Large-subunit ribosomal RNA, domain II from Hadarchaeum sp. (SeqCode), 733 nucleotides, folded computationally. Its Rfam family is "Archaeal large subunit ribosomal RNA". Lineage of the source: Archaea > Methanobacteriati > Hadarchaeota (SeqCode) > Hadarchaeales (SeqCode) > Hadarchaeum (SeqCode).
Context: one part of a larger RNA
């Protein structure tokens, strides 16, 4: 794990609402008693005590209440109209108004409950409270008894300990010595001595083993091994008690309080499980309060039913009104660049004087220009919110708003989502707040993926499309027109995007400059004189450094661009000439790429793969592609109308109706059992196999075949009434 059987919201008291029935200002009987009945059960008829109602207000003494008035849904009844609809009167119920009783009150006012009249009683459903109160589950608490055949401690009795070593005391010689004694050779056999068998332990290998041989044992290694020593039998110490060389070990494999039995069905705000269908409508994870934070009340948010009786709305527009965010500003507060009037009595510096004082300069202060902020700064100020009015538009006599009375469930929410904040380096982090979504939503795409794109899914065929896609896996273009990448960049909408900074990689755009009076670049050739400017150095001749950069001869040539020398010297280049003949330079912004660029087995655009693309931009045409839309059929639900044998069923319409988890509400299938009626069955009941039909479906209903004695139907009524789960129980395999 299967498979079969058991398994979990019960039952009584009383309360509450609601249904449905008798009776109605009343209703009702209760222990009991008699009667009918084959027994059980069940049925008549009595039993008026007692309960509830018929009046209330007050703590109490006590006082002690309307057939009043208006509006008015349904309804009714006149009128007018072919209908539809209109108007009038009246109008239970149901609202408003007045008006009363009584408490309180200075006997005022006001408040507080009360009156315009419905209850009982039994049945039946739900919910509440009391009881185990759906099932199951503690660690513990008390009592009463069993226990020291295992352990610990002790008393009595008995047993056990090869073998080797070491050599206390005391004794005995010999020496010395005046002794006490000494020293030295023997003898001797002491020791919680020593090595080490058996016994006893169990250190280390953190070895083997670890569903083991073994709920503690192997192997080897280690401790100890005449004693605080190891053992047999017999006896004593008992649960808040024993025993302890003390670990809170051990008290029979169980100890920070044993083990059976009872209290006991302890309690459990926690866990887990809770059995058959099909329809309706559907949340909450919020606020307050809580010895509260896993829980509970109450409010909110779901449902049902009954009332009401014409409105409602979160939707669009434009208008007025409020309001100070965003985003701006610096006129307020507060910061903040730079420069400057001008003032400084008090600070600090330098400085003239002898001194008194003066003057500069910094800092303060305020003025002006300037520069840059702010949540808690405003001279302005949106979008956008919230009232309000029209207009529309949607729901709405097929009954809205609103009211009451029952039942819940929720109070752990979540988001890589669109926005706007507070914390924070940052977070799949945390804390607010609007909304849409999961949650409770399936279906399509995003490879895959609650919550991100389509799209809200009654059932059943059948076209159409979104989103997202069209080489292959894989349904549809290897579709057209342009551009752009060469990096396998890419082949990602976002989630799952690397960045400052580079980049004579391509490519697009503006604007400069030069250029057939010849541009750029290559090539050829010129680049001179005063003079080696001057100063300064030993030297300084364009080119260590300092000053100045003049004139001249030209087509041009620096008082020198760079390299070089010790210092010239020598290559160069600024410039200008010749060949050559058409574009050259330079800026500044885009686009696409490339560098930046590191992670652990080889490997990740989903994969195959892909280069005028199957990457990237821009455009366009088809196509493919959902449960979305739309036809066509069917079912259900609401409601209208209609017709019948009328708590019901049937026909016809209408509907922008039929996703759902906690939960509410409705109908209904199926088991056992009973009263009634009515049936089947040895010419085969029940059960069981296998098959065929029926019904949305719980299920029925039918045939074979087994089996061999019982068993439906209908209608009512009572429950031990549906299993898959509970590490569920019992038996099987």
């Nucleotide at each position: 794990g299967c498979c079969g059987g058991g398994g979990a919201g019960u039952u009584u008291a009383c309360c509450g609402u609601c249904a449905u029935g008798g009776c109605g200002a009343g209703c009702u009987u209760a222990a009991g008693a008699g009667g009918c009945u084959u027994g059980a059960a069940g049925c008549c008829u009595c039993g008026u005590a007692g309960g509830c109602g018929u009046a209330g207000g007050g703590a109490a003494a006590c006082c002690g209440a309307c057939u009043c008035c208006a509006c008015g849904c349904a309804c009714a009844g006149c009128c007018u109209u072919u209908a539809a609809a209109g108007g009038c009167u009246g109008g239970a119920g149901g609202u408003g108004g007045g008006g009363g009783g009584u408490g309180u009150g200075u006997u005022g006012a006001g408040c507080g409950c009360c009156c315009u009249u419905a209850g009982u009683c039994a049945u039946g459903a739900c919910g509440g409270u009391a009881a185990g109160a759906c099932u199951a589950g503690a660690a513990a608490c008390c009592g009463a008894g069993c226990g020291a055949u295992c352990u610990a401690g002790u008393c009595c009795u008995g047993g056990g300990c090869a073998g080797g070593g070491c050599g206390a005391a005391g004794c005995c010689g010999g020496g010395c010595g005046a002794a006490a004694g000494c020293c030295u050779g023997g003898u001797g056999g002491a020791g919680g001595c020593c090595c080490g068998u058996a016994g006893g332990g169990g250190u280390g290998c953190u070895g083997a083993c670890g569903u083991g041989c073994a709920a503690u044992u192997c192997g080897u290694u280690c401790c100890u091994c005449u004693g605080a020593c190891c053992u047999g039998g017999g006896g004593c110490u008992a649960g808040g008690g024993g025993a302890c060389a003390a670990a809170a070990a051990c008290c029979a494999a169980u100890c920070u309080a044993g083990c059976u039995c009872g209290g006991u069905g302890a309690u459990a705000g926690c866990u887990a499980g809770u059995u058959c269908c099909c329809u309706c409508c559907g949340a909450a994870g919020u606020g307050a309060g809580u010895c509260g934070c896993a829980g509970c009340u109450c409010a909110g948010c779901c449902c049902g039913c009954c009332u009401g009786g014409a409105g409602g709305a979160g939707g669009c527009a434009c208008g007025c009104u409020g309001g100070g965010u965003a985003g701006a500003g610096c006129a307020c507060u507060g910061a903040u660049u730079g420069a400057g009037u001008g003032g400084u009595a008090a600070g600090g510096g330098c400085u003239c004087g002898a001194a008194a004082g003066g003057g500069c300069c910094c800092g303060c202060c305020u003025c002006u220009c300037u520069u840059u902020c702010a949540a808690a700064c405003u001279c302005c100020g949106a979008a956008c919110c919230a009232g309000u009015g029209u207009g529309c538009u949607c729901c709405u006599g097929a009954g809205a708003a609103g009211g009451g009375c029952g039942g819940a469930g929720u109070g752990g929410g979540g988001u890589u989502c669109c926005g706007c904040g507070g914390g924070u380096u940052a977070a799949g982090c945390u804390c607010g707040u609007g909304g849409a979504c999961c949650g409770a939503g399936a279906g399509g795409g995003g490879a895959g993926c609650a919550a991100c794109c389509c799209a809200g899914a009654c059932c059943a065929g059948g076209g159409u499309u979104a989103a997202g896609g069209u080489c292959c896996c894989c349904a549809a273009a290897u579709g057209c027109c342009a551009g752009c990448u060469a990096a396998g960049u890419g082949u990602c909408a976002a989630a799952c995007c690397a960045a400052a900074g580079g980049g004579c990689g391509u490519c697009u755009u503006g604007c400069c400059u030069c250029u057939u009076a010849g541009a750029c670049a290559a090539c050829c050739g010129g680049g001179g004189u005063g003079u080696a400017g001057g100063c300064u150095u030993a030297g300084a001749a364009g080119c260590a450094g300092c000053c100045a950069u003049c004139a001249c001869u030209u087509a041009a040539a620096a008082a020198g661009u760079g390299c070089g020398u010790a210092a010239c010297a020598g290559c160069u280049u600024a410039c200008c000439g010749g060949u050559c003949g058409a574009g050259a330079g330079g800026c500044a912004a885009g686009g696409c790429c490339c560098c930046g660029a590191a992670a652990a087995u080889g490997g990740a655009c989903g994969g195959g793969g892909c280069u005028u693309a199957a990457g990237c931009u821009g455009g366009c045409u088809a196509c493919c592609g959902a449960u979305a839309c739309c036809c066509u059929g069917g079912a259900g639900c609401a409601c209208g109308c209609u017709g019948c044998c009328a708590c019901g069923c049937g026909g016809c319409g209408u509907g922008u109706c039929u996703g759902g988890u906690a939960g509410g509400a409705g109908g209904g299938c199926g088991u056992u059992c009973g009263g009634c009626u009515u049936g089947g069955g040895g010419a085969g009941a029940a059960g069981c196999u296998g098959g065929g039909c029926c019904g949305u479906g719980a299920g029925g209903c039918c045939c074979a075949g087994u089996g061999g004695a019982c068993c439906g139907a209908g209608u009512c009524g009572a429950a031990g009434u549906g299993u898959a789960g509970a590490u569920c129980c019992c038996g099987g395999u």